Source information:
Predicted 3D model of a 528-nucleotide part of an RNA (small-subunit ribosomal RNA, 5' domain) from an uncultured bacterium. The full RNA is in RNAcentral, with records from ENA, Greengenes and SILVA. The prediction has a mean pLDDT of 87.
[in-house]
Context: one part of a larger RNA
Formats: sequence, C1' cells, structure tokens
RNA sequence: GACUGAACGCUGGCGGAAUGCUUUACACAUGCAAGUCGAACGGCAGCACGGGAGCUUGCUCCUGGUGGCGAGUGGCGAACGGGUGAGUAAUGUAUCGGAACGUACCCAGUCGUGGGGGAUAACUAUCCGAAAGGAUAGCUAAUACCGCAUACGUCCUGAGGGGGAAAGCGGGGGACCUGCAAGGGCCUCGCGCGAUUGGAGCGGCCGAUAUCAGAUUAGCUAGUUGGUGAGGUAAAGGCUCACCAAGGCGACGAUCUGUAGCGGGUCUGAGAGGAUGAUCCGCCACACUGGAACUGAGACACGGUCCAGACUCCUACGGGAGGCAGCAGUGGGGAAUUUUGGACAAUGGGGGCAACCCUGAUCCAGCCAUUCCGCGUGAGUGAAGAAGGCCUUCGGGUUGUAAAGCUCUUUCAGCAGGAACGAAACGGUCCUUUCUAAUAUAAGGGGCUACUGACGGUACCUGCAGAAGAAGCACCGGCUAACUACGUGCCAGCAGCCGCGGUAAUACGUAGGGUGCGAGCGUUAAUC
Repeated sequence: GACUGAACGCUGGCGGAAUGCUUUACACAUGCAAGUCGAACGGCAGCACGGGAGCUUGCUCCUGGUGGCGAGUGGCGAACGGGUGAGUAAUGUAUCGGAACGUACCCAGUCGUGGGGGAUAACUAUCCGAAAGGAUAGCUAAUACCGCAUACGUCCUGAGGGGGAAAGCGGGGGACCUGCAAGGGCCUCGCGCGAUUGGAGCGGCCGAUAUCAGAUUAGCUAGUUGGUGAGGUAAAGGCUCACCAAGGCGACGAUCUGUAGCGGGUCUGAGAGGAUGAUCCGCCACACUGGAACUGAGACACGGUCCAGACUCCUACGGGAGGCAGCAGUGGGGAAUUUUGGACAAUGGGGGCAACCCUGAUCCAGCCAUUCCGCGUGAGUGAAGAAGGCCUUCGGGUUGUAAAGCUCUUUCAGCAGGAACGAAACGGUCCUUUCUAAUAUAAGGGGCUACUGACGGUACCUGCAGAAGAAGCACCGGCUAACUACGUGCCAGCAGCCGCGGUAAUACGUAGGGUGCGAGCGUUAAUC
C1' cells in the first nucleotide's frame, strides 16, 4: 500500500447493489417448512344444493341423488429442494483413465393387457387404558394381494428342456346385440398396466497422479498379503467364510500423533509465490449421541422405524412424548451478526387428465454505513478586507470572498398528481393435419381472444415552495502533508519506531491556524 462475512470509538443526509452467528455440531417455547390424486377403491363425518316427511311457516328429521370430501385402503412423491462443516489426511476431493454394474419418472421400438380366487382397513358391536394407544367378533371394495392360462423378447440349462407377467380408469359413438330401465356388449380415443430392447440423464465400483505439519513418531500388519473353492452384492474384489502358501507396507517417510471438509474460486503480488476456502457453483460427510436394519428404482433415510444412552416434558406412577446443523424466533456463549414479515405474480419442484392444491425452494419486503458504487449538503458576485476570535515586534498579520449583502438554481429529502416492464402461457373459440366409421374426444400447428402482480400506487414522469432539511473524523517532532500561543513542569500525560515531558514543550492538555480523507474518519485484529 492492498484487503476483510470484521469489531470498537466519534460522527451520520439520500439512493442502488450485495453481504449479515467466523464463537457453543450449545439447549430450544411457538408457528410454518411435503404433500397430492374421488379420472384406483369402499364409502359419507362435516359443508352446500336437490328431493321427501313433520308441523309450531322457519325450524327439526330423513335421504350419497348431486357438487364435493374428514378419516380409511391404494398410487406417486416424501432419497429432491433447504441446513451445517462435527467427523474425515483418504472409503474424501481434483484431473485423467477403466470394466464387472443399476436406473422410478422421460424418449424411441417390439409383443401383450385373457380368465378366476381368498382376504383386509374403513364401518358396526363389545371391551381394556389417565393418555399415547390397543384387543376380540362380524361385514365390504380396489390400479391392494394370490393362483391359472398364454410368452415376441427375456431368465436358467446337463441344449433334451424348464421357469416367469399384467389392472384397470375416463371421454365419445352410427348401425347391431342384450336389458323393464339405468346401463352393458361392440367400436374408437386418451391416460394407465405387464414383458423386453435401445437411448438420454443420473448413480454405484476400480486404478494412476496430486493433495498440511511433526522422526523429540522407525518399524507396522493375522483377514494381515496372495491363491483355490464357496457364499454374498446390481456389480469387480478378503467384501465374508473354509483350506493352502507366507506374504504385504516402510527413510521416495510406513505406522503413530496433531491439525483440517476438498475443488472452481477469493485476497495479495509485476510475476513466481504466499495466505485463504463467507456469500455463488460442483463433490463429500452429518442430522441429539452410538448402533441397526425395514420399505423402496433409489436411503441404511434432517422434519421415517427399532434398540441403547444423555437431556427435556406429560402422567391417574402402570406408562408415554420429543429432537430447529429447514425459515423466523428465544435463552446461552461472545468483540460480534437481522423480521416469530408478504406472495406463490414469476422461475423451479411434487401430485393430478385437468381445474387446481402444496412449496420458509424461490421471488420480494423489513433491519444494520457491514461492504462497494453514485448523489447531495448549494452556484455566481461580493473588500468597508466588517464584527468577533487568535497572534503580534503594537505598525499590523491571520481567520478571509470566508460571512453579511445582491443575483440565481432546486438535484436529493418534503408535499401533490399521473403511473409501469416483469404476463404469456395453461384456458375459450375458429381453421388445418393426424388417429378414427365420425364434424366426438385427444394430440400437433396457425389466427383471434378473456383471466392472472406479492413487490406496489413501488420504479419512473410531472408540478409546488424555499438555500430552504443535510459534516464530520484523524493528524500537524522525524519517518509524514501540516505551527503558533497559553497551561503543565520527568507531574499529568503521549508513543507504530526513534523517542517527548525535570519552567521558554511545533512531541502532554486546550485554543487559534493548518494538513489529509470525507458520510465517513480513526483504532484494534487477520493476511499478502
């Protein structure tokens, strides 16, 4: 000199953009942060509508008939998104390679989607418990569950053969069939379902190289190193096991100890390098502590389960409940770090045919000079060089064009008026293409068109009045730009280094003056 997620002191007008627990991975009150689908299912607790009954004429009761829908079965999601950096010196990360793998949803292709069965929740009844919750009996549905049939692919094989699947739901319809009717068959479209092939993207695994300090850590290692066989896994492999061999690593630093998430990057520097890893992006690890598996395409799972432990809470003392390193917020720690805000309008995500619902992701707003950037605090003129202050050799000098005065301007702030971009999609309608028996539906394209804004009456624009509302901080011995007076008298004090102060202190304190930076200025701390 540069720089910081800074803090502290004094001071503080406005706007834009960004950042904001670096310390206790300490403990957490409260609210919210993951749901959705009735076009899978049986149903109907509540709401609304329709219908019916009773009368006391505005109430009550009944009724799944309709819109819908609590709880329940089922599906998909909850493994993403969000947080933190405790652990980890290599099961990590970065770069470059590799072969023995998996993949729900998505895309493209091939082949199917036939016929049956038994349950169970909800519900009803009874019972236990303070609660959390649970037991028994009975009833019922499915895209829940289980067989049978079939098998283009597929899997196993001793190559003969053997094994293995599915689910329906919704829209529309001219004939024909069935039915009293509702409807169904039949046809067709859409969404699904099963088997399988390929793809995309994603993920699991292996190797090489690189990756902090200590030798006052020199030897370490028995599943250890390799082989054969087996088991296990989606998959290679001592991953695990039986047997066999005695290997494997190490001064090119093994082992041990300490410290630490890694990278893109960031800061500094001419560079080489050094330091660092907040915000943003990629990867990893963790979710009260330790362990374990279940479900699932995917987890050994932050807002899932089980066990143990510590802690907190409820209890009828028998027993139960909980996990903010999600967003806010509280206590504590600390030099120190924000609101218990708004909206799903946009972007993205989950579910759904869709409408739509959910989304503390996200987008916004709030707080803080924490940082960066921009603007302002007026401009011109004005010598009687006013008054006052300070100094003085008492002549004057300086503050100083500074002020006053005169002439202007009105940024920003204030008040008033107007007022956005971010929002075109999905939707409606018409035309057209494809599927089709069809002018239904659905999908693709095109034209026209309605709706939707948290921010926000914000940005921005216009008008009004008036210099009106807006300057401080540090320093002045040398380094280092900037000097005098008074007070003090090795005292009080200053100080980054050298050093000042013991009666004329440009070094302490105050004043005048000056210098530097300026809504900041200094100090402290860290790094180069």